The part of an RNA shown here (small-subunit ribosomal RNA, 5' domain) has 471 nucleotides and comes from uncultured euryarchaeote. Its mean pLDDT, the model's own confidence on a scale to 100, is 81. Taxonomically the source falls in Methanobacteriota (Archaea, Methanobacteriati).
[in-house]
Context: one part of a larger RNA
RNA sequence: GGCCAUUGCUAUCGGAGUCCGAUUUAGCCAUGCUAGUCGGACGAGUUUAGACUCGUGGCAGAUAGCUCAGUAACACGUGGCCAAGCUACCCUUCAGUCGGCAAUACCCUCGGGAAACUGAGGUUAACGGCCGAUGUGGGACGCCUGCUGGAAUGCGGCGUUCUCUAAAGGCGACGCUGAAGGAUGCGGCUGCGGCCGAUUAGGUUGACGGUGGGGUAACGGCCCACCGUGCCAGUAAUCGGUACGGGUGAUGAGAGUCAGAGCCCGGAGACGGAAUCUGAGACAAGAUUCCGGGCCCUACGGGGCGCAGCAGGCGCGAAACCUUUACACUGCACGGAAGUGCGAUAGGGGAAUCCCAAGUGCGAGGGCAUAUUCGCCCUCGCUUUUGUUGACCGUAAGGUGGUCAACGAAUAAGGGCUGGGCAAGACCGGUGCCAGCCGCCGCGGUAAUACCGGCAGCCCGAGUGAUGGCC
Numbered sequence: 001g002g003c004c005a006u007u008g009c010u011a012u013c014g015g016a017g018u019c020c021g022a023u024u025u026a027g028c029c030a031u032g033c034u035a036g037u038c039g040g041a042c043g044a045g046u047u048u049a050g051a052c053u054c055g056u057g058g059c060a061g062a063u064a065g066c067u068c069a070g071u072a073a074c075a076c077g078u079g080g081c082c083a084a085g086c087u088a089c090c091c092u093u094c095a096g097u098c099g100g101c102a103a104u105a106c107c108c109u110c111g112g113g114a115a116a117c118u119g120a121g122g123u124u125a126a127c128g129g130c131c132g133a134u135g136u137g138g139g140a141c142g143c144c145u146g147c148u149g150g151a152a153u154g155c156g157g158c159g160u161u162c163u164c165u166a167a168a169g170g171c172g173a174c175g176c177u178g179a180a181g182g183a184u185g186c187g188g189c190u191g192c193g194g195c196c197g198a199u200u201a202g203g204u205u206g207a208c209g210g211u212g213g214g215g216u217a218a219c220g221g222c223c224c225a226c227c228g229u230g231c232c233a234g235u236a237a238u239c240g241g242u243a244c245g246g247g248u249g250a251u252g253a254g255a256g257u258c259a260g261a262g263c264c265c266g267g268a269g270a271c272g273g274a275a276u277c278u279g280a281g282a283c284a285a286g287a288u289u290c291c292g293g294g295c296c297c298u299a300c301g302g303g304g305c306g307c308a309g310c311a312g313g314c315g316c317g318a319a320a321c322c323u324u325u326a327c328a329c330u331g332c333a334c335g336g337a338a339g340u341g342c343g344a345u346a347g348g349g350g351a352a353u354c355c356c357a358a359g360u361g362c363g364a365g366g367g368c369a370u371a372u373u374c375g376c377c378c379u380c381g382c383u384u385u386u387g388u389u390g391a392c393c394g395u396a397a398g399g400u401g402g403u404c405a406a407c408g409a410a411u412a413a414g415g416g417c418u419g420g421g422c423a424a425g426a427c428c429g430g431u432g433c434c435a436g437c438c439g440c441c442g443c444g445g446u447a448a449u450a451c452c453g454g455c456a457g458c459c460c461g462a463g464u465g466a467u468g469g470c471c
Base pairs, nucleotide, nucleotide: 001471002470003469004468005467006466007465008464009463012358014356015355017354020350021316027314028313029312031311032310033309036059037058038057041056042055043054044053045052046051066269067268068267076193077192078191079190080189081188082187085186086185090182091181092180093179094178095177096176097175098132099131100130101129107122108121109120110119111118112117137165138162139161140160141159142158143157144156146155147154169174195241196240197239202232203231204230207229208228209227210226211225212224213223214222244266245265246264247263248259249258250257251256271292272291273290274289275288276287294305295304296303297302322348324347325346326345330344331342332341333340334339361382362381363380364379365378366377367376368375387407388406389405390404391403392402393401414460415459416458417457418456419441420440425455427454428453429452430451436443437442
């Protein structure tokens, strides 16, 4: 000097961008909102009708948003591999869409319960469920050795066999099922790279490998049985500490050092822990179950809840905003569409968070003061950024804002410092080693340029000082 955080005093305004409970407590949360949608799948009720409501069913709810606790790891970055893989919706092509059956919600009747909720009986439908048929489908085995390839275990062709296996309709628009391919997303393996400590030197028993099996979409000690005794380590294993990783950011001429909560990419987590179901996808999110811990309601029988979503509250702290508006934009979900929903998102509000730009007036005459300039006062004139008023534009709406017009100098300056370093007092008053100042050197004990005031001056200026951190 630059950057970051907090803070004292002070403060007119505009634009754009960034940031705003990261640091401390991944502490606890009142209240409201944050995931719906489809009547062109189906049933019922209400209605003059349009339509609305409840339920079944479908798709979505694994996205988005938040946080950084854990993690020293294939978590991340970069490169490669899967001859070991999956992929809803979407796109392309081919083929098919046949027959039958039984339920059930809403509703009705009767109950239980304080509530949360829940039981029995009766009725009915579907693109909901079940059974069967067919299938150029699937599995297994054998043959060919045609294709790709570094390499067939892959693809293709032929044959045998079956123990497995499709569909959903609708007048139509639109769907449904199977197969092959694509796209997208994901999963797995691996080379290399990047923290500290040796006052941590030995570590390891599913540990390292083999055979066989289980499991998975898939390879694999991923898991299991048996067998072998390996495997890692001074190029630092193991242990301990610290820490989400990267793109990047700060600073610096660079080398480097430091940072990485925020924006983007990846990862992980959702009160602590474990598991399960559904599903193309989760070991799950505002799903379910159990254990732990905490809180709430209760009629004491029993129930309910988890903001590291948006607001908001308490606590903690030096430290951080509104319980705002709208789906108009972008995007996502559903829908054939119209559209509906979305605290994602877009607006507005708050904050001396940073950057950029502007203003707080200008001129003339006279007077005061002065060595002069500057300055102060009065009068006159000029200008109009901000301000006030009006119109229009603008906006989802409003506001801010923009343009034009009118008014009127009216509405706008502080902070620190003045002994040296270091720019600016040998002025006045007070104090008298006291009170106090001071990063450092040092001032103060009666003429203090250093304390406390006044006046004057200096440096910055809507800021200016202080404290802490990094370069």